Context: one part of a larger RNA
Molecule: small-subunit ribosomal RNA, central domain
Organism: uncultured bacterium
RNA sequence: CUGGGCGUAAAGCGUACGUAGGCGGAUUGGAAAGUUGGGGGUGAAAUCCCAGGGCUCAACCCUGGAACUGCCUCCAAAACUAUCAGUCUAGAGUUCGAGAGAGGCCAGCAGAAUUCCUGGUGUAGAGGUGAAAUUCGUAGAUAUCAGGAGGAAUACCGGUGGCGAAAGCGGCUGGCUGGGGCCACUCUGACGCUGAGGCGCGAAAGCGUGGGGAGCAAACGGGAUUAGAUACCCCGGUAGUCCACGCCGUAAACGAUGAGCACUGGACGUCCGGAGGGUUCGACCCUUCUGGGUGUUUCAGCUAACGCAUUAAGUGCUCCGCCUGGGGAGUACGGUCGCAAGACUAAAACUC
Numbered sequence: 001c002u003g004g005g006c007g008u009a010a011a012g013c014g015u016a017c018g019u020a021g022g023c024g025g026a027u028u029g030g031a032a033a034g035u036u037g038g039g040g041g042u043g044a045a046a047u048c049c050c051a052g053g054g055c056u057c058a059a060c061c062c063u064g065g066a067a068c069u070g071c072c073u074c075c076a077a078a079a080c081u082a083u084c085a086g087u088c089u090a091g092a093g094u095u096c097g098a099g100a101g102a103g104g105c106c107a108g109c110a111g112a113a114u115u116c117c118u119g120g121u122g123u124a125g126a127g128g129u130g131a132a133a134u135u136c137g138u139a140g141a142u143a144u145c146a147g148g149a150g151g152a153a154u155a156c157c158g159g160u161g162g163c164g165a166a167a168g169c170g171g172c173u174g175g176c177u178g179g180g181g182c183c184a185c186u187c188u189g190a191c192g193c194u195g196a197g198g199c200g201c202g203a204a205a206g207c208g209u210g211g212g213g214a215g216c217a218a219a220c221g222g223g224a225u226u227a228g229a230u231a232c233c234c235c236g237g238u239a240g241u242c243c244a245c246g247c248c249g250u251a252a253a254c255g256a257u258g259a260g261c262a263c264u265g266g267a268c269g270u271c272c273g274g275a276g277g278g279u280u281c282g283a284c285c286c287u288u289c290u291g292g293g294u295g296u297u298u299c300a301g302c303u304a305a306c307g308c309a310u311u312a313a314g315u316g317c318u319c320c321g322c323c324u325g326g327g328g329a330g331u332a333c334g335g336u337c338g339c340a341a342g343a344c345u346a347a348a349a350c351u352c
Base pairs, nucleotide, nucleotide: 003324004323005322006321007306008305012320014201015200017198021194022193023192025088026087027086028085029084030083033081034080035077036076037075038074039073040072041071042070049065050064051063052062053061054060091191092188093187095184097182103177104176105175106174107173108172109171110154115149116148117147118146119145120144121143125136126135162169163168206247207246208245209244210243211242215241216240220236221235222234223233258319259318260317261316262315263314265298266297267296268295269294270293271292272291273290274289275288276287277286278285301308302307325352326351327350334345335344336343337342
């Protein structure tokens, strides 16, 4: 390389958009590039193979045949692929209608709680723990009442729930805005799928500049515990956590399961639509059918087993990514990116 694989053994890029490329619905006709059949030319000799022969045999050599699976060209065919022209609507998109949602961005507002400040009441403790101590308090703490300041997060509802490509998203109101589903079946007419490079997004931590700083809290200080205690527990406490703008680009970024299409049983929940029926019109409730999502359980099938099972890890197709014994090593070197931290790409010697 071929092959075989990628939920857990090595292996799905964190995720989307998209360039080249690869692949691609129904139907009619043209031409004939691929394709198929036939003819011609060529495919040197030697070698290989077959038959026969010559050196006493063999190696070796000679003669003949076959072969040289290829290329060029001519004639013919038109099913399939490609191509050109035309038509279509089942893919894809668009339109009408009603509707769900913590989807995104910006602005404003609200209440509870913690902390701090001021004042009132009030007096000797409070706090903390397994027990203590550090700590706070007669300069009046803790407790309680009133007023004020400021930052961060939004109890209950809340759900095995919803939305988003993923990361992720939760008080209320307003503005701007993305996507998806359903019903009708209006319009376009294959406009599609995937996607090497590329480009966007991307938790937390971290970085730069400027703000902000209530609570929490790496580092750090102290008190305990202990043989020790650079910890677990306690008292403090700075970065940070928050905002704006700009970087970083990683994660057990997990469903450890790439994207898309088609096909293949049953049962039971739940969320969002549509249609029909019942009910006090309606809200609402019950029931039947149906579309989409999200779950539980079990066949067939698959799997090394565990398990998966119409949301497949089943049966097929298309495209991309990735794996190839353990360690060395996701390291060195080089390169690209970054302010840095570092990220990405990525070996070998050696060793078992």